[in-house]
c-di-GMP-I riboswitch aptamer from a Gallionellaceae bacterium, 78 nucleotides, folded computationally. It was read from a public genome assembly, where an Rfam model found it. It matches the Rfam family "c-di-GMP-I riboswitch aptamer". From the family's description: GEMM was predicted in a large-scale screen for bacterial structured RNA regulatory elements. The model forms 95% of the base pairs in the Rfam consensus. Model confidence (mean pLDDT): 81 of 100.
RNA sequence: UGUGAUCGACGGCAUACCCGCGGCGACGCGGCGACGCAAAACUUCCGGUCUGGUUAACCAGAUAGCGGGGUUGCCACC
Numbered sequence: 001u002g003u004g005a006u007c008g009a010c011g012g013c014a015u016a017c018c019c020g021c022g023g024c025g026a027c028g029c030g031g032c033g034a035c036g037c038a039a040a041a042c043u044u045c046c047g048g049u050c051u052g053g054u055u056a057a058c059c060a061g062a063u064a065g066c067g068g069g070g071u072u073g074c075c076a077c078c
Stems, first nucleotide, its partner, number of pairs: 004078001012037002018031005035065001041071003045068003048063006
């Protein structure tokens, strides 16, 4: 450095609901709370879904805990 298998400890993150605030909205932030996650860390490059622009095309946004990609990181053993 790479591959495969197995798997403890100390820990980490924080679903939904609810409260407060922001936003046209999806939703976000803080608090409470844990459904789960071995990348549920970061990142909209691709797809999906959602929102706004009366609607379509199209544009702008949201979702990273929808999937893929990219980047980075912790621990044990062989």